């Protein structure tokens, strides 16, 4: 160069056009539990890679960038 997956919280990840101003968990802060620590309990911050386009409505459907992988020259 050509095809083809793939991108969500600090990490894994759930999601299938509305119920999502996006859920869990690990971690992170706070209180609470204890003489302390941990264990546990409660609460709490924290993401849709970017730009268009389709639609009444897009994290979801299409197009191109950008990144990441796997083939195949």
């Nucleotide at each position: 160069g050509c095809u083809c997956c793939u991108a969500u919280c600090g990490u894994c990840u759930a999601g299938a056009g509305g119920c999502c101003u996006a859920g869990g968990a690990c971690g992170c802060u706070g209180c609470c539990c204890u003489c302390u620590c941990a264990c546990g309990g409660c609460a709490g911050a924290a993401a849709c890679u970017c730009g268009g386009g389709u639609u009444c409505a897009a994290a979801u459907c299409c197009c191109g960038a950008u990144g990441g992988g796997a083939g195949c020259g």
Predicted 3D model of a 73-nucleotide RNA (transfer RNA) from a Candidatus Colwellbacteria bacterium. Model confidence (mean pLDDT): 83 of 100. NCBI's taxonomy places the organism under Bacteria, Bacteria candidate phyla, Candidatus Colwelliibacteriota. Rfam family: tRNA. Rfam classes the family as a transfer RNA. Rfam links the family to the GO term triplet codon-amino acid adaptor activity. It was read from a public genome assembly.